[in-house]
Context: one part of a larger RNA
RNA sequence: GAACGAACGCUGGCGGCAGGCCUAACACAUGCAAGUCGAGCGAGGACUUCGGUCCUAGCGGCGGACGGGUGAGUAACGCGUGGGAACGUGCCCCUUGGUACGGAAUAGCCCCGGGAAACUGGGAGUAAUACCGUAUGAGCUCUACGGAGGAAAGAUUUAUCGCCAAGGGAUCGGCCCGCGUUGGAUUAGGUAGUUGGUGGGGUAAUGGCCUACCAAGCCGACGAUCCAUAGCUGGUUUGAGAGGAUGAUCAGCCACACUGGGACUGAGACACGGCCCAGACUCCUACGGGAGGCAGCAGUGGGGAAUCUUAGACAAUGGGCGCAAGCCUGAUCUAGCCAUGCCGCGUGAGCGAUGAAGGCCUUAGGGUUGUAAAGCUCUUUCAGUGGGGAAGAUAAUGACUGUACCCACAGAAGAAGCCCCGGCUAACUCCGUGCCAGCAGCCGCGGUAAUACGGAGGGGGCUAGCGUUGUUC
Numbered sequence: 001g002a003a004c005g006a007a008c009g010c011u012g013g014c015g016g017c018a019g020g021c022c023u024a025a026c027a028c029a030u031g032c033a034a035g036u037c038g039a040g041c042g043a044g045g046a047c048u049u050c051g052g053u054c055c056u057a058g059c060g061g062c063g064g065a066c067g068g069g070u071g072a073g074u075a076a077c078g079c080g081u082g083g084g085a086a087c088g089u090g091c092c093c094c095u096u097g098g099u100a101c102g103g104a105a106u107a108g109c110c111c112c113g114g115g116a117a118a119c120u121g122g123g124a125g126u127a128a129u130a131c132c133g134u135a136u137g138a139g140c141u142c143u144a145c146g147g148a149g150g151a152a153a154g155a156u157u158u159a160u161c162g163c164c165a166a167g168g169g170a171u172c173g174g175c176c177c178g179c180g181u182u183g184g185a186u187u188a189g190g191u192a193g194u195u196g197g198u199g200g201g202g203u204a205a206u207g208g209c210c211u212a213c214c215a216a217g218c219c220g221a222c223g224a225u226c227c228a229u230a231g232c233u234g235g236u237u238u239g240a241g242a243g244g245a246u247g248a249u250c251a252g253c254c255a256c257a258c259u260g261g262g263a264c265u266g267a268g269a270c271a272c273g274g275c276c277c278a279g280a281c282u283c284c285u286a287c288g289g290g291a292g293g294c295a296g297c298a299g300u301g302g303g304g305a306a307u308c309u310u311a312g313a314c315a316a317u318g319g320g321c322g323c324a325a326g327c328c329u330g331a332u333c334u335a336g337c338c339a340u341g342c343c344g345c346g347u348g349a350g351c352g353a354u355g356a357a358g359g360c361c362u363u364a365g366g367g368u369u370g371u372a373a374a375g376c377u378c379u380u381u382c383a384g385u386g387g388g389g390a391a392g393a394u395a396a397u398g399a400c401u402g403u404a405c406c407c408a409c410a411g412a413a414g415a416a417g418c419c420c421c422g423g424c425u426a427a428c429u430c431c432g433u434g435c436c437a438g439c440a441g442c443c444g445c446g447g448u449a450a451u452a453c454g455g456a457g458g459g460g461g462c463u464a465g466c467g468u469u470g471u472u473c
Stems, first nucleotide, its partner, number of pairs: 001473004006469005013345006019338002021303001026301003030298003035062003040059002043056005069256003078181007087173002092169008100134004110123005140149003154161003182228003189219003194216008231253004235246004258279005281292004309335001311334003317331001318329004348378004358369004382414001384409005392400001417462005422443003428457005438445002
């Protein structure tokens, strides 16, 4: 000098754009953050002009694996980059073929109970795009090549939406490898599923991934193992560069969801707002038993030098469901708060010497503040008041919002501070103090003439900021 997710002190007019718990991955009151489909199904209810319309607890389908948060863990194929073969892929696109006949249940509802509640038991009966069987099966799978196995679902406004099988694509994902990826040797040996093979199991798939047997290997001073620290990257910052430091916001990947473990469902999870078990904590309880998980958006307590509203809207963009109308969406778009940063603008302009008064200094002559003020002539940006008023949206629909912007009006009117002045380093005198009080980044000032302390006048610098502290180069 530059930079900052900054903080503190003094000060503070306006606007645009951005940013805003870096600390306790501490604990959380309250509200909201994932629903939707009646064009799958029966049932119940409301309204009815008897044409029908609407609502929905339950079964069923799709979605809750996306979006949003956080960085605890992780030194690892986690990430970055470049390759690879033994895989999967709902919705979407293309192509081919099919969609036949039956059956048994079950929730809701009704009846009878248990329980304080959460919830739950028994009985009767019922529907489906829920479940099961048979048939067929080009292709598909297995095969000892003889053969064997194996599918479907309908709905409606009659034009569509679906369903099943197979092939291809796209997208997304799983896996493997080369290279790169912090410090410590005051960590030198580490390893028994360990290293390899065979058979088997398991997986969508390769593989000690798992298992039985066999062999005794494998890694390591080119740093294994252990310890400490840490999410990685595009980037950011500094620097002429090389390099150093860093990884907030935005984007990609990973990991996590009270702590630990586990699987279920599913195309996809070992699943933030799903389930089960254990633990800690909190809450309810009739003491028998139950409920919960903000590292979603706001918000609260706590910690801290320190970090915002319990706001509006689905108008736009996007997402889920739905044929659609539409519903949901704290994603998102907006508004609110904060000089936290960057950028822009203003706090007036011109003339004005009797160089007024006052202040300060003085060699008492004067000098300086200083064209500064007053005064005269103007202007009206921003803010204010009144009127008009978009684009963002397309036939309709605008939260923002009567916003941006435009016009008119009034009046210099409402709007300047902070740090410094010994040298480094731009800027000097007086008074007070007297090694005191104090200053200080370094050198150093202060013990009676202090340009270094405190005040004043004057001056220098920056300016809605200015200084200090912290961190990086």
Predicted 3D model of a 473-nucleotide part of an RNA (small-subunit ribosomal RNA, 5' domain) from Paragemmobacter ruber. The source organism's lineage runs through Bacteria, Pseudomonadati, Alphaproteobacteria, Rhodobacterales and Paragemmobacter. Its mean pLDDT, the model's own confidence on a scale to 100, is 89. Its Rfam family is "Bacterial small subunit ribosomal RNA".